[in-house]
RNA sequence: UAAUUUCCCGAGGGGAGCUCCAUAUUCCGGAGCUGAGAGGAAGGUGGAAACCUUCGACCCUUAGAACCUGAACCGGGUAAUACCGGCGGAGGGACUGGGGAAGAGAAAAAAA
Numbered sequence: 001u002a003a004u005u006u007c008c009c010g011a012g013g014g015g016a017g018c019u020c021c022a023u024a025u026u027c028c029g030g031a032g033c034u035g036a037g038a039g040g041a042a043g044g045u046g047g048a049a050a051c052c053u054u055c056g057a058c059c060c061u062u063a064g065a066a067c068c069u070g071a072a073c074c075g076g077g078u079a080a081u082a083c084c085g086g087c088g089g090a091g092g093g094a095c096u097g098g099g100g101a102a103g104a105g106a107a108a109a110a111a112a
Base pairs, nucleotide, nucleotide: 004102005101006100007099008098009097010096011061012060013059014058017033018032019031020030021029026048027047028046040055041054042053043052044051045050067092068091069090073086074085075084076083
């Protein structure tokens, strides 16, 4: 003291789908599938199975497949769905700062 791997802090970006069951002036709950994550907490709106905001969890940050668009796409499969593959390194996308550990008895070089 390098590539590389990993952890922590800071800054920024992002998504939350599908199916079934239960219930009607009280409720907004339960179960299953894929996934890192499918809504944990508080509040608001709304209405019959919802939506929104803030915080949290999780993932991603240009060496970018996190995520969005194409897309009410194509093929396969499923109870169903971006479920799997294709599309596709196509277009867009946060324009990352600091510290620790492993690597390491590194290697190499220098000195004695």

The RNA shown here (TPP riboswitch aptamer (THI element)) has 112 nucleotides and comes from Thermosipho sp. 1063.
Rfam family: TPP riboswitch aptamer (THI element). Gene Ontology term of the family: thiamine pyrophosphate binding.
Model confidence (mean pLDDT): 77 of 100.
The source organism's lineage runs through Bacteria, Thermotogae, Thermotogales, Fervidobacteriaceae and Thermosipho.